[in-house]
Small-subunit ribosomal RNA, 5' domain from an uncultured bacterium, 520 nucleotides, folded computationally.
Context: one part of a larger RNA
Parts: sequence; structure tokens; C1' cells
RNA sequence: GAUGAACGCUAGCGGGAGGCCUAACACAUGCAAGCCGAGCGGUAUAGAGUAGCUUGCUACUCUAGAGAGCGGCGUACGGGUGCGGAACACGUGUGCAACCUGCCUUUAUCAGGGGGAUAGCCUUUCGAAAGGAAGAUUAAUACCCCAUAAUAUAUUAGAUGGCAUCAUUUGAUAUUGAAAACUCCGGUGGAUAAAGAUGGGCACGCGCAAGAUUAGUUAGUUGGUAGGGUAACGGCCUACCAAGACGAUGAUCUUUAGGGGGCCUGAGAGGGUGAUCCCCCACACUGGUACUGAGACACGGACCAGACUCCUACGGGAGGCAGCAGUGAGGAAUAUUGGACAAUGGGUGAGAGCCUGAUCCAGCCAUCCCGCGUGAAGGACGACGGCCCUAUGGGUUGUAAACUUCUUUUGUAUAGGGAUAAACCUACCCUCGUGAGGGUAGCUGAAGGUACUAUACGAAUAAGCACCGGCUAACUCCGUGCCAGCAGCCGCGGUAAUACGGAGGGUGCAAGCGUUAUCC
Repeated sequence: GAUGAACGCUAGCGGGAGGCCUAACACAUGCAAGCCGAGCGGUAUAGAGUAGCUUGCUACUCUAGAGAGCGGCGUACGGGUGCGGAACACGUGUGCAACCUGCCUUUAUCAGGGGGAUAGCCUUUCGAAAGGAAGAUUAAUACCCCAUAAUAUAUUAGAUGGCAUCAUUUGAUAUUGAAAACUCCGGUGGAUAAAGAUGGGCACGCGCAAGAUUAGUUAGUUGGUAGGGUAACGGCCUACCAAGACGAUGAUCUUUAGGGGGCCUGAGAGGGUGAUCCCCCACACUGGUACUGAGACACGGACCAGACUCCUACGGGAGGCAGCAGUGAGGAAUAUUGGACAAUGGGUGAGAGCCUGAUCCAGCCAUCCCGCGUGAAGGACGACGGCCCUAUGGGUUGUAAACUUCUUUUGUAUAGGGAUAAACCUACCCUCGUGAGGGUAGCUGAAGGUACUAUACGAAUAAGCACCGGCUAACUCCGUGCCAGCAGCCGCGGUAAUACGGAGGGUGCAAGCGUUAUCC
């Protein structure tokens, strides 16, 4: 000098930031991922009308229409944590003639014909529950078949080029592979192929902690052939063959650790560190596995095993805060079971909108940084009181107080006050021209009756902490008497202690000041 700090004493305000470093310990409760009726069948229910009559019910028509269900997109983002991992995990630089990419943009071409189910609803039924079973019946942008389409696969004929394997491109033959509709008629969607953008995957060079009181390690091990698998290369996996591969330029083993941008310190070199913010990685009670999907081996999905907790009718079931709050425990120690989607962003939807503990705000905490205040001017050869002395006196506290004048930051009260909305949406208009820009009017603010402004009042509401032997700025008296105690080092205290305790005075910082811990 610094800190995500803690402890002691003290404490007026504002702005900005930060806030479980320990038990990746266990979690009550609420919320944190939904949206779409312009994909589908359609109900409960409500209103209106008609008919029947048992006069408050039934049937039909029209309008509106939850909840649940099928289907689509999302749930792989956003948010959390740092367990593991010494590794192509990360950083940096390359390569992929070895790869994928939903939504978005562009280009081209298509969308013809048919079929069978199933959830829901209804009936029956098992179970304490969670949850099922059977039958009947129904729809789709759900599912299946056929047609038509190739830069797909196989065979084959050329051309050009390169970086080994090869790449690009022009043809021929054969085989297989598509689709979906809705509509308010404006559109919105669907399929195939190609390109872009974005995001990812893989490989390699270099860099990246300690220990030799760890010296040898290795059998899918190292390489080859063939096959499988993958989006893709590869012992990634399998069979066979060979016997290799790594190592004092530190293999192997052990221990520790998320990496980086950065941050702290320092003139720098270096040393230390990896909170907040950003990028990457890993993980989601512990271990394993795959399914779906463009993308996961998936925090709030599935299955299996385990530990733990809960419910039970004892037969069987349910759960996963390292999301936001919050609770217990641990600890020196770390906050509210708050408000709003107004803005920004995300999901979905044609849109209005809906959802969003992301986010924006507020609450708590002197935890840190910055700023402001606790009054200003005048006022005595100097009050009272305190302390000290060489003591009728003097010194000091000290212009300090009193007193006079002034101000009102701040405070209290009252009143005003809409920046962040230039956006979205609705209506109209203009420009280009088919979705963009601009204008006018209306509408929408959690923070918040906040910031800010004005008026009134009145010095009013506001100073402590540590130190004073040397290092190190600041000295005397009393008490104590190697006791009580102090102490960072040197050291102080045994009767005149500037070093212990108190007082007066002083010094340094100041809403803080000291101590402890850690780093330079």
C1' cells in the first nucleotide's frame, strides 16, 4: 500500500459498488419455463332464441367459451456452483483434401393421390394413494403408403487442379428418398437442393503447480490389415498379425489446483492472487446408462443402483435449492420468505398478448470508495472550573466559553415536481415502395409523490478513536513499588516510572479509529 475481511470502541447524511471465503452439509414453504384456438377433435359453463311440457327441466339452433387432451416450438438459452480435472481443460496460433448446424437471410424448384390408427370424450373396472386396465367411438400441420423430383448410393466416360490420402467439375445407367395445411384472402406456414450467417465438433505447434525421501512405466499397450461405429478422423471398438511405445529435455507415481482477461504490490524486473464483471471448462443428492432432438448423454426430463428424507390402508409410492428468497447446521463472518415486467433481453404467438426470482428496482449491513455536514465572523494584557509551578503570584486549557451579529448546507414541516417513453400498441398523414423511416393525436412508470425545486422555522439534529521511552508526531502530576501490569522490536516496573493505572495537557486520523489475519 491492499482486502469479498472479522473483532473492540464509536456513529449524522448522500452517491456508487460489494455482501456464505466455512459444510458440492441437509432442506419446511412460495415462486424461478412456458407459449400457440390463425394446426386438431371438442367439453364443462354462460347468454339469446325455438319446441315440448311435469313450470323448471329436456331437446335443438346461434354466440361466447375455461380446464384437460393430441400436435408444434421452446425447455441444450438464461440463472447457480467450483466437486472433479495437471488435461489439447485453458490461453494463443494454425489446420479440417476428416465434420455438423434448428430458428434467420438469399436463390431455384415443388406441394398430386390414397390409407389405417390413437389420445381426448363415453361405458365398465383395479388401487389407500401414486397410478393404471378393458371396451366402444373420433380429429389433425400426428402417423403410414404410392406418384414425381438427386450434387444421396453403386457402376462408368471425360476435363481441370493440387497439399500424400485426393479435390473440383461435365455427363451416362441403375436403385432409393419429399411435402401440410390454415386463413380475417392481406398473408402465415410445408418439402427438396445450394449458398451465407451464427453456433459447435475434431486435430496439431507453443505456453501452463510442487515433490526424485516417486526411476523405471505400458497388453488395446505401440503400429499394421480388415470390419464396426460416429456428423467426422482415430485402438474409438472388435478380430487377426507384428513387438513395439514412453522415460533424467523427468516417464510413471504422489500431493495440490478450475483456466484466462484481469486484480494487488512494485520504478521496473518480479512476487502474490483468480471475489464482483467478461470468455472458456466442469458439475447438478452419489454412481452409471441411454432416449428424444438441429443441439443433451439434459439443474427444476427418463431409467437402473445406492445413501438419506417423507407418505402409507404395509400391498406400495414420492423427493432432490451448487435458481431467487428463506430455515437449520458449520463458522470470527456474509442480507428480504420484498416490488414490477415500465425499460433491456429471452421464449412463444400473425398479432394483441402471456410467461420470465434473467433483468430493472427497492429493503438490510460504515464492508469498501467518493462527497457533505456537525456552523461562520467578532469577542479578555484572558471569566468560572480543571491541571501544573519556584504558589498573596504566575503558566496552561484559551478566542476556547459566555456575549453580539450572520448563515441554513443538513434537519423538520408544507407545497410543487414526470427526466428515464425518442419505444410498443391504436387511429390518421407523408416518403420510398410492400415493410421500413418520419410526423400528429391517444394510451402505458415498478422505482415513486423518489430525485429535484420553492417557502417557513431555528445553531437549531450531528465526534469519536488510537497514541504521546526510541524507532515515531506528541509531557507533566498522582497512584503503584520486579507487584499490578505493558510490549511490534529494543525493552519498562525492585519508592522520585515522560514506558504500568488515572488525570490534565498534547499529537495523529476522523464518521470513523484501532487490533487481528493474509499478500507485495
Its mean pLDDT, the model's own confidence on a scale to 100, is 81. The RNAcentral record of the full RNA draws on ENA, Greengenes and SILVA. It matches the Rfam family "Bacterial small subunit ribosomal RNA". Rfam links the family to the GO terms ribosome and structural constituent of ribosome.